[in-house]
Molecule: Bacterial RNase P class A
Organism: Gammaproteobacteria bacterium
RNA sequence: GAAGUCGGCCGGGCAAUCGCCGCGUACGUUGUACGGGGAGGAAAGUCCGGGCUCCAUAGGGCAGGGUGCCAGGUAAUGCCUGGGGGGCGUGAGCCCACGGCCAGUGCCACAGAAAAUAUACCGCCGCAUUCAGCAAUGAAUACGGUAAGGGUGAAAUGGUGCGGUAAGAGCGCACCGCGCGGCUGGCAACAGUCGUGGCAGGGUAAACCCCACCCGGAGCAAGACCAAAUAGGGGAACAUUGGCGCGGCCCGCGUUGUUCCCGGGUAGGUUGCUUGAGACGUGUAGCGAUGCACGUCCUAGAUGAAUGAUUGCUGCAUCCCUCGGGAUGAACAGAACCCGGCUUACAGGCCGACUUCACGU
Numbered sequence: 001g002a003a004g005u006c007g008g009c010c011g012g013g014c015a016a017u018c019g020c021c022g023c024g025u026a027c028g029u030u031g032u033a034c035g036g037g038g039a040g041g042a043a044a045g046u047c048c049g050g051g052c053u054c055c056a057u058a059g060g061g062c063a064g065g066g067u068g069c070c071a072g073g074u075a076a077u078g079c080c081u082g083g084g085g086g087g088c089g090u091g092a093g094c095c096c097a098c099g100g101c102c103a104g105u106g107c108c109a110c111a112g113a114a115a116a117u118a119u120a121c122c123g124c125c126g127c128a129u130u131c132a133g134c135a136a137u138g139a140a141u142a143c144g145g146u147a148a149g150g151g152u153g154a155a156a157u158g159g160u161g162c163g164g165u166a167a168g169a170g171c172g173c174a175c176c177g178c179g180c181g182g183c184u185g186g187c188a189a190c191a192g193u194c195g196u197g198g199c200a201g202g203g204u205a206a207a208c209c210c211c212a213c214c215c216g217g218a219g220c221a222a223g224a225c226c227a228a229a230u231a232g233g234g235g236a237a238c239a240u241u242g243g244c245g246c247g248g249c250c251c252g253c254g255u256u257g258u259u260c261c262c263g264g265g266u267a268g269g270u271u272g273c274u275u276g277a278g279a280c281g282u283g284u285a286g287c288g289a290u291g292c293a294c295g296u297c298c299u300a301g302a303u304g305a306a307u308g309a310u311u312g313c314u315g316c317a318u319c320c321c322u323c324g325g326g327a328u329g330a331a332c333a334g335a336a337c338c339c340g341g342c343u344u345a346c347a348g349g350c351c352g353a354c355u356u357c358a359c360g361u
Base pairs, nucleotide, nucleotide: 001357002356003355004354005353006352007351008350009349010348012314013313014312015311016310017309018308020038021037023035024034025033026032027031040332044343045342047341048340049339050338051337052219053218054217055216064215065214066213067212068211069083070082071081072080073079084098085096086095087094088093099210100209104208105207106204107203108202121150122149123146124145125144126143128141129140130139131138132137158176159175160174161173162172163171177199178197179196180195181194182193183192184191185190223271224270225269226268233262234261235260236259237258238257242256243255244254245253246252278297279296280295281294282293283292284291285290316329317328318327319326320325
């Protein structure tokens, strides 16, 4: 210098005017003045995990859902950190739902003999018969052996080599792979090593399923409090000794009038509501995630839902040009009970660590 990998950060700045939503103070009585505050790294998707609230709940199971190598962190997690194993990359690094298909069941297009109870198209070998030939031998057919070679496929019953054989074959042997057992190292996942078994029947479990572990439900429109108008419920007193109904009358009952009380509850209002697993700094334990200690700080709280608009100067990028200015542009996006994650979107820019290649000293 070029090409990359990983991590962190910013998301224009200053000011004026006019508005909008909370808070405090003063006057004042629902406004005015002053002061001070007012979106994000994702506020998003609502995909996980918790706090909080109400309901349910002896305990356990079934169903359903989720997770799936090991250890640690955490309030908790499907998150994070460290490690193991596998794959990719020259490398820095990146990716992985990474338990079990001899418990059972299912599926495997096309091609191919055969896709799983295995099987044999071409080929190779043996044997029998027939034909040709003097013979060696060749051809055809049937039966048997074989799975080394060819061919099909994403995938074909361990791989390579030597021996062996009629031809072959873990049939035998060596190495590799695989299963089982021991030993050593490690908390563990696992790794290494020694012995042993000739090998033991493909793949697929984000197919049903099996195994292990975890999970009660609903959500701030949760929940709590205050409470009109109108309608309706319960009770008491008073009045009429009324009206209406129970087709005559009396009693009785219901209903109706006035006043008062009680409880439920709609609209509406208050609360929940923002001081919290909080932010920043320092120290300390730890490889790290993270924990602990001390100090400082208070940083939106709307509810038909505020957080806006205009202007000036200026930083950045692009273009033009009379070199001093002019013009244009600037992403994804918008809190709603609160946190921890994950995922997705994002113009442009800054910083740090590391890798590879080339050159120079």